[in-house]
SAM riboswitch aptamer (S box leader) from a soil metagenome, 125 nucleotides, folded computationally. Of the family's consensus pairs, 97% are formed in the model.
């Protein structure tokens, strides 16, 4: 580049010492210690990984007028669901809210909702 996901869930210690929340506007979080490594817990379940579930499909055998049925030869292929917890990732606030663009309510401003985009995270590829 693509593509899925992004109002779910989960922190204590230790070193360090003023800064973090990706950008800009806000608002917050921070010396009752941010950032940043380090050691332990954790949270989910993207990818691996397992089978005496299911489900298709495909091969081999058997059968029936027809529908079927058995196996898969230490691993048929594909999915589903579900287990696991190896590579990742993540453990303040919806990806903290908006920020472009469309609809609806309002309409003197200001705003509210809904939907989409765009940017950014993370995985896989």
């Nucleotide at each position: 580049c693509u593509c899925a996901u992004c109002u779910c869930g989960a922190g204590g210690g230790g070193c360090a010492g003023a800064g973090g929340g990706a950008c800009c506007g806000g608002c917050c979080c921070g010396c009752u210690g941010a950032a940043g490594c380090c050691c332990c817990g954790g949270c989910a379940a993207c990818c691996a990984c397992c089978g005496a579930u299911c489900g298709a499909c495909c091969a081999g055998c058997u059968g029936u007028c027809a529908u079927a049925g058995c196996u898969g030869u230490g691993c048929g292929u594909c999915g589903a669901a579900g287990g696991c917890a190896g590579g990742u990732g993540c453990c303040a606030a919806u990806g903290c809210c908006g920020g472009c663009c469309c609809g609806c309510c309002a309409u003197c401003c200001a705003g509210g909702c809904g939907g989409g985009a765009a940017c950014g995270a993370u995985g896989a590829g």
The prediction has a mean pLDDT of 83.